[in-house]
Context: one part of a larger RNA
This record gives sequence, structure tokens and C1' cells, in this order.
RNA sequence: CGUUAGAGUAUUGAGAGGAUUCUUCUUUAGUACGAGAGGACCGAGAAGGACAAACCGCUGGUGUGCCAGUUAUUGUGCCAACAGUAAACGCUGGGUAGCUAAGUUUGGAAAGGAUAACCGCUGAAAGCAUCUAAGUGGGAAGCCCCCCUCAAGAUGAGUACUCUCAUCCUUUUGGAGUAAGGUCACGGCAAGACUAGCCGUUUGAUAGGCAUCAGGUCGAAGUUUAGCAAUAAAUGUAGCUGAGAUGUCCUAAUAGACCGAGGA
Repeated sequence: CGUUAGAGUAUUGAGAGGAUUCUUCUUUAGUACGAGAGGACCGAGAAGGACAAACCGCUGGUGUGCCAGUUAUUGUGCCAACAGUAAACGCUGGGUAGCUAAGUUUGGAAAGGAUAACCGCUGAAAGCAUCUAAGUGGGAAGCCCCCCUCAAGAUGAGUACUCUCAUCCUUUUGGAGUAAGGUCACGGCAAGACUAGCCGUUUGAUAGGCAUCAGGUCGAAGUUUAGCAAUAAAUGUAGCUGAGAUGUCCUAAUAGACCGAGGA
């Protein structure tokens, strides 16, 4: 921009893409077959590989400063306690959220249609025979469906429901202010390169802060006690704590602006 007024919501599916995989074992059955050696079709059940999708409750990984330990050095006057630096975490041990696989769950199916090779029925030409010439049945991981995803720019522009209404100026096919609705703006997100998407904007828990809790770390500082001391114990389920949960208007979502029909 189009889809013939303007919007919102829900849909149909022309078409497109994906997937549609492989192995082993048990049983049928040591049966059919075969002199024996050997050894099935068909059918039933189970396990697994690779692949794919989703997820983070479990097992783990990461988690650049969340917690602790620790070396050297500099500083806060000193002790103690802390802070900075040590190749973009000094080193080491752990680790929430998020992300993730090696973790967990699920999937390939079944059914149907038309067929290939092939196997048939009836059956002439050709008194026989013949699956074929007329007619007709079966038959594959393949084809069309079925399963999953996208999809009306499918210009062939589909369908349903709901909402807004018939204003003003103008010579007109033009313009203006609006409606439903939408955009900007602002606070944000399990959404995200930017866009887009989604939520919220005081009639408010959207983010931050704060409080409580979960989770993490692992027992803070100070003081007291024991010990010559290093150190240990008690106070004390302590202290600290990023992303998590709940609550709370303390801070910030203020103030607003714009677009948008009059229906060949």
C1' cells in the first nucleotide's frame, strides 16, 4: 500500500515445511521344512541405539565478586578489623536465579485410499488354453491421506462474532475535529540485536527500595573463658547474602501528545 467504511477477537486451510529410523532379545518353536547338519514365514511381547522436541523437580556443569579460606604487597596512625592490587575473578573450596546435558519426559504408531513388481477371479479373440482384450480382486519403508508446525499478499486477498456511528467546512473525487480502536510517552518482562511480542501506568504491586521467607555460604565482629602461645570454645540454627517467593505505595510509572470512519 492492497484486501472497497473504520476497528477488535476468533477461525477455515489453497499451499509449504518437518517427521515418517534402526537393532537385539523372549515366545510361537527346536514347530513347518530337511536324511542330517541346520532351521523359518505369519503372529504376540519386551529392551535398546541414533535422531528430534520440550523442560530444569532429580544428577551435574556454569554461575567475573553471593559466602568462606588463604599468599604477597599497599593503605585506613598502631593492635584488631577491613579495603585496593596481583592479566581483565590473585589463588582455592562451595554456590541461588538464569542458561544448560551427560539429566528428565515425550515421539516415530495404528487406520484408510490409489498403485509398482508380482499373485489371482471370470473370460473370449483362437469350441482348448490364457490374470486382459471387455469386466474384476489382492499387493510395498515408496505415492495420497493420517501425525506436528507455518499459512488468506491464497491480489482467487476467504469465514464468524462483536464494537463505532452517520459530525462540520467546502465547487469536487478535497479538508477538519472526533468515535470504536490504536500509536507515542512512561515502569517493565520467563519477549528481545534493532524492530517486533507481551504486561502494567495511581481505579496501580510494573520495576527499585524495604520487611519476612526460601535458597547459598558455613559459624561474623565484639566480648568472655581455656592455653606461655599458635589456637580453641561459648555468646550463636550466628553473620553476610545477585538474579527467587510473598507482602508493602517509601521512590519512579507524572504530565500529556498524536493518529484514526462518514462508507463506488
Model confidence (mean pLDDT): 88 of 100. The part of an RNA shown here (large-subunit ribosomal RNA, domain VI) has 264 nucleotides and comes from a seawater metagenome.